The RNA shown here (transfer RNA) has 72 nucleotides and comes from a Verrucomicrobiota bacterium.
[in-house]
This record gives sequence, C1' cells and structure tokens, in this order.
RNA sequence: GCGCGGUUAGCUUAGUGGAAGAGCGCUACCUUGACACGGUAGAGGUCACAAGUUCGAGCCUUGUAUCGCGCA
Repeated sequence: GCGCGGUUAGCUUAGUGGAAGAGCGCUACCUUGACACGGUAGAGGUCACAAGUUCGAGCCUUGUAUCGCGCA
C1' cells in the first nucleotide's frame, strides 16, 4: 500500500429499514443486628465520526478514524 472483518450503556454483547434490548455492574428501597444472597423499582446510549439515499437509517451507500486478520 491492497483486501476482509469489528466499532451499540461502565464491561460483555443482541438487534437484516418503522427508531435500541439483555446479562453483569451501578443507585434506591424491602429483607438482616450488620454484611452477603435474594426480591422490587430506577438511572445510564449524539448506535466511532462526517456526508449521502429514503417518508423513515444502529441497519443501505461513500469517506474518515481506530482495532484485528490476511496479502504484498
């Protein structure tokens, strides 16, 4: 330099065009003498960045960044 793949909550990740969920973690409450476990509720996301297509984009197209694999 070229090709392919990944980038979504603090972490691990699901999501093939109708607008984002889960597990763990975190906060509050219940429970306990207290802690842990357990239960209930809740907070937390410019979906890497920018542009385009579309009535509508996490999803399709292009570029950029970054990580990984392969080739030279």
Rfam family: tRNA. By type it is a transfer RNA.